[in-house]
RNA sequence: UUCAAGAAAAGGCAAACCUGACUGAAAAGCAGGGACGCAAAGUCACAGUUCUAAGGCCACGAAAACACAGAGACACGUAAGUGGUUAUGAACGCUGGACUACCAAC
Numbered sequence: 001u002u003c004a005a006g007a008a009a010a011g012g013c014a015a016a017c018c019u020g021a022c023u024g025a026a027a028a029g030c031a032g033g034g035a036c037g038c039a040a041a042g043u044c045a046c047a048g049u050u051c052u053a054a055g056g057c058c059a060c061g062a063a064a065a066c067a068c069a070g071a072g073a074c075a076c077g078u079a080a081g082u083g084g085u086u087a088u089g090a091a092c093g094c095u096g097g098a099c100u101a102c103c104a105a106c
Base pairs, nucleotide, nucleotide: 006103012038013037017033018032019031020030022029023028036093042099043098044097046096047095048094049091050090051089055086056085057084058083059082060081066077
């Protein structure tokens, strides 16, 4: 000097929770406060996983109204709404992977 590393030192980040005439359909993000923790709790949505469902699709869907038919009524259809499903949305402090990085004992 290089590789590797986590005792020490200097620092760093910031969970839950609270606030917001903030952004968003939501999940969540951002800002301030706050510290549970973190040796990559720095960056990236590449892979897996998890979260959300605006929009799309499917099913259900009372009365009235609308539409069709009609001598008349009912049925059928549509709609508010409900449920299911689905990222193009979100999470890197869920895991793997990639890139970068302060100081350094044994």